The prediction has a mean pLDDT of 83.
Large-subunit ribosomal RNA, domain I from a Gemmatimonadales bacterium, 531 nucleotides, folded computationally.
The organism belongs to Gemmatimonadales, within Bacteria.
The sequence was found in a public genome assembly.
Context: one part of a larger RNA
RNA sequence: GCACACGGUGGAUGCCUUGGCAUCGAGAGGCGAUGAAGGGCGUGGUAAGCUGCGAUAAGCCUGGGGGAGCUGCACACGAGCUGUGAUCUCAGGAUGCCCGAAUGGGGAAACCCGGCCAGACGCGAGUCUGGUCAUCCGAAAGGAAGCCAACCCCGGGAACUGAAACAUCUCAGUACCGGGAGGAACAGAAAUCAACCGAGAUUCCCUCAGUAGCGGUGAGCGAACGGGGAAGAGGCCAAACCUGGGGAGCAUGCUCCCCGGGGGUUGUGGGACCACGACAUGGGAUGUACGACGCGAGGGUGAAGCGGCCUGGAAUGGCCCGCCAGAGACGGUGACAGCCCGGUAACCGGUUGCGUACGACCCCUAGUGGGAUCCCGAGUAGCGCGGCGCACGUGGAAUGCUGCGUGAAUCCGGGGGGACCACCCUCCAAGCCUAAAUACUCCUCGAUGACCGAUAGUGCACGAGUACCGUGAGGGAAAGGUGAAAAGCACGCCUGGUGGCGAGUGAAAGAGAACCUGAAACCGUGUGCUG
Numbered sequence: 001g002c003a004c005a006c007g008g009u010g011g012a013u014g015c016c017u018u019g020g021c022a023u024c025g026a027g028a029g030g031c032g033a034u035g036a037a038g039g040g041c042g043u044g045g046u047a048a049g050c051u052g053c054g055a056u057a058a059g060c061c062u063g064g065g066g067g068a069g070c071u072g073c074a075c076a077c078g079a080g081c082u083g084u085g086a087u088c089u090c091a092g093g094a095u096g097c098c099c100g101a102a103u104g105g106g107g108a109a110a111c112c113c114g115g116c117c118a119g120a121c122g123c124g125a126g127u128c129u130g131g132u133c134a135u136c137c138g139a140a141a142g143g144a145a146g147c148c149a150a151c152c153c154c155g156g157g158a159a160c161u162g163a164a165a166c167a168u169c170u171c172a173g174u175a176c177c178g179g180g181a182g183g184a185a186c187a188g189a190a191a192u193c194a195a196c197c198g199a200g201a202u203u204c205c206c207u208c209a210g211u212a213g214c215g216g217u218g219a220g221c222g223a224a225c226g227g228g229g230a231a232g233a234g235g236c237c238a239a240a241c242c243u244g245g246g247g248a249g250c251a252u253g254c255u256c257c258c259c260g261g262g263g264g265u266u267g268u269g270g271g272a273c274c275a276c277g278a279c280a281u282g283g284g285a286u287g288u289a290c291g292a293c294g295c296g297a298g299g300g301u302g303a304a305g306c307g308g309c310c311u312g313g314a315a316u317g318g319c320c321c322g323c324c325a326g327a328g329a330c331g332g333u334g335a336c337a338g339c340c341c342g343g344u345a346a347c348c349g350g351u352u353g354c355g356u357a358c359g360a361c362c363c364c365u366a367g368u369g370g371g372a373u374c375c376c377g378a379g380u381a382g383c384g385c386g387g388c389g390c391a392c393g394u395g396g397a398a399u400g401c402u403g404c405g406u407g408a409a410u411c412c413g414g415g416g417g418g419a420c421c422a423c424c425c426u427c428c429a430a431g432c433c434u435a436a437a438u439a440c441u442c443c444u445c446g447a448u449g450a451c452c453g454a455u456a457g458u459g460c461a462c463g464a465g466u467a468c469c470g471u472g473a474g475g476g477a478a479a480g481g482u483g484a485a486a487a488g489c490a491c492g493c494c495u496g497g498u499g500g501c502g503a504g505u506g507a508a509a510g511a512g513a514a515c516c517u518g519a520a521a522c523c524g525u526g527u528g529c530u531g
Stems, first nucleotide, its partner, number of pairs: 001529008014516001015481002019452002021449007028441002030147002038099003041054003045077002049073002060093006069081003104113003114133008135144003151182001152180005162169001166216001192199002203230005213221002234433003237377001241262010267411001269376004273370004282364003287361002290359002292356004299348003305321001307320004322339002324328001330342003382406007392418001413428005468475002488515001491502004
């Protein structure tokens, strides 16, 4: 050096899963000055960590459930609790130190220092306890603030990149910043489309269509009409006119202004006004200590083998014989269990809680004719200049928005139909509200997986955003498995300790806690071979 055997070391592999990942269904979609989110510090008989809780401190009270054990993880000792119903569980309540929006003032968060009122203690100086004292909005009542994963709306708004360079363009109205809201948001009831036929709010999906177009006609961007689906819902003001109150003017019964009530809401134009006539019908998105119904926390009932024999440490396995099934989902139990346990199917019950397609109350709601007069949203529409947005880059550029300027009309009126004009068609801007179909998932419950199985799956299966690193923003691990049950090796021996040998437990200790299996590298011991 090689080979073999036996060990050590090491922790691969197999098996396992308390944890993850993804999707579906349902729920919830907020919390906060009644002090949140998140923390600091405490709190146990012994108590470092986690969890719970707050000086009433692993807890206090009430009610419901539950029914025999209990004093969290946590396995010990001690001391206790419990059929006068504990532990546990659900609901409601009490307590809730200090910081934190933090709010009496300050501050280097969890600390320091006060004013006022009331009280307690002290001879006194003074100390303590309870309450109260920030700012903004509001006449007041009251409200706001701060936190929160994504989704949503609005205001701002890049660059890398692509164009094989680059400037218009693209990336992209993306990232990011600011503001705001809701369980959804936004939009929404035609001054819309269409094409001479017609449709009939909005939103979302499929299609039309990578079409028509736009475009250093480059890169690239990219509709609409129409069609098919999801859903489906329409309402209210302003004005004319009438009128109550207040104010102003004066020709003292008229005009004007403000506030309120009635009226009225439309494009086959509508309404006011005048005349006639009716009190029906239909609807409801607002409201309710109502009825009915349903949902609904914790929960209850819930079938059938302690069958025989065999193997085994153990039967859920094999053989034999039975049974239940609206239950043969799943998990556990000493190996694989419909009939051992928890459950499962089905049924029952149900809170001061929630909901509604129903009812009640409550609320809203009409017509016909006439055509003289009045009203029908103004610094608006339109136009000019400069921009933006529309798939549309200034183009022949309509339509929409508006910084500056200019500036109409009221139905014999006004807008649109892609410059513009005519005819024709269509629709009523300059006020407001509006469920559903749609988007999302920090969170709760249930279910599923040709998803992972500890170098995987979340960064974290474990006291993980921990240890540790960094001044900081921030970065960020490793680490699972005895056994069915601790039965976790009494006792003896070697012995400084570690470790080991017996004995004992166990199916197994070559399962002994550095604990399932235990590969390889690597290190030994023994034997043989080579030399």
It matches the Rfam family "Bacterial large subunit ribosomal RNA". Gene Ontology terms of the family: structural constituent of ribosome and ribosome.